[in-house]
RNA sequence: GGAACAGGCCAGACGAUCGCCGGCGGUGUAUGCGUCGGAGGAAAGUCCGAACACCACAGGGCAGGGUGCUCCAUAACGUGGAGUCACGGCAACGUGAAGGCAAGUGCAACAGAAAGCAGACCGCCCCGUUUCCGUGCACGGAAGCGGGGUAAGGGUGAAACGGUGCGGUAAGAGCGCACCAGUUCUCCGGGCGACCGGGGAAGCUAGGUAAACCCCACCCGGUGCAAGACCAAAUAGAGGAGCGCUUAGAGUGGCCCGCUCGAGCUCCCGGGUAGGUCGCACGAGGUGCCGGGCAACCGGCAUCCGAAGAUGAAUGAUCGUCGCCUGCCGCAGGGCAACCUGCCGCGGGAACAGAAUUCGGCUUACGGCCUGUUCCGGCC
Numbered sequence: 001g002g003a004a005c006a007g008g009c010c011a012g013a014c015g016a017u018c019g020c021c022g023g024c025g026g027u028g029u030a031u032g033c034g035u036c037g038g039a040g041g042a043a044a045g046u047c048c049g050a051a052c053a054c055c056a057c058a059g060g061g062c063a064g065g066g067u068g069c070u071c072c073a074u075a076a077c078g079u080g081g082a083g084u085c086a087c088g089g090c091a092a093c094g095u096g097a098a099g100g101c102a103a104g105u106g107c108a109a110c111a112g113a114a115a116g117c118a119g120a121c122c123g124c125c126c127c128g129u130u131u132c133c134g135u136g137c138a139c140g141g142a143a144g145c146g147g148g149g150u151a152a153g154g155g156u157g158a159a160a161c162g163g164u165g166c167g168g169u170a171a172g173a174g175c176g177c178a179c180c181a182g183u184u185c186u187c188c189g190g191g192c193g194a195c196c197g198g199g200g201a202a203g204c205u206a207g208g209u210a211a212a213c214c215c216c217a218c219c220c221g222g223u224g225c226a227a228g229a230c231c232a233a234a235u236a237g238a239g240g241a242g243c244g245c246u247u248a249g250a251g252u253g254g255c256c257c258g259c260u261c262g263a264g265c266u267c268c269c270g271g272g273u274a275g276g277u278c279g280c281a282c283g284a285g286g287u288g289c290c291g292g293g294c295a296a297c298c299g300g301c302a303u304c305c306g307a308a309g310a311u312g313a314a315u316g317a318u319c320g321u322c323g324c325c326u327g328c329c330g331c332a333g334g335g336c337a338a339c340c341u342g343c344c345g346c347g348g349g350a351a352c353a354g355a356a357u358u359c360g361g362c363u364u365a366c367g368g369c370c371u372g373u374u375c376c377g378g379c380c
Stems, first nucleotide, its partner, number of pairs: 001376010012322007020038006040352001044363002047361005052224004064220005069083005084098001085096004099215002104213002106209002121154002123150012162180006181205002183202008228278004237269001239268005249261004285304008324349005330343005
């Protein structure tokens, strides 16, 4: 200098002007004034887990769904931490629905003779037989036909029922043996455990697939703040009380007369629509220090908290100065050099994105800075 890996931090600051939502204050009780507060690391997707609320619910089982290496953390989780094993990478490091196919059932294109208690196409070997040859017989050889053995060799395939060697055999074969690999059983040692290291036994060699049915272990009631609670115009009421049936009452702009309608009217209760209030901002809370733990996390002490709570839904816009990133020109410093750092000037840029009951996670989107680690190259 280059290429990577892991982790952390920030998400512009200040001022002015004009606006929006909310709290508080005095007041003329107001839409005005003053003052204070006003989005995020993901507020997002709404994918998991909870709190909270209502509904359902003796207990147990079936069905259904979810999770799936181990230990730990947690209110809980499909999340996190530390590990184990497998895989990827030279490495830092990363990835993994990672229980069981030696319980049962099922499934597998093409090629190939044969693909699941497999299989004889070529080859190899044996037996019988025919023809020919040596050579006339015995015997031997070659070719053909028939029967059989054989998984060593060839060939097909992603995969052909362990590998190598020796023995063995008609030829072969774990058929026997030695070594190696694996499996099952077993013993010893280490670890809480997944698992790791070592010894022994059995020729046991058992293919793949469970995001195939299934088996095993553990977990699981439903709906979501539009939950739900309260207040309450209006409408329905077979509730109660009072006044009435030619007078109450209603209409005729308030009153009287008149006119019209006229058997119900008024009040309370109940009900709950529109609307409003609460739920709703103090919480598995933040910050700092100390202690425990490898860590996730937990405990103690101190301290902070009026301060986003909108409901067609506010949290904004403009300007100025500074800061940040970046292109080019110039200057200075460092270095053998590639190059690095700083300053001046002229330009350009500033991402993803907007709370809606609240927390813990996951996932996705996205600008910049810093730290540590690994590998490679150059120079001394």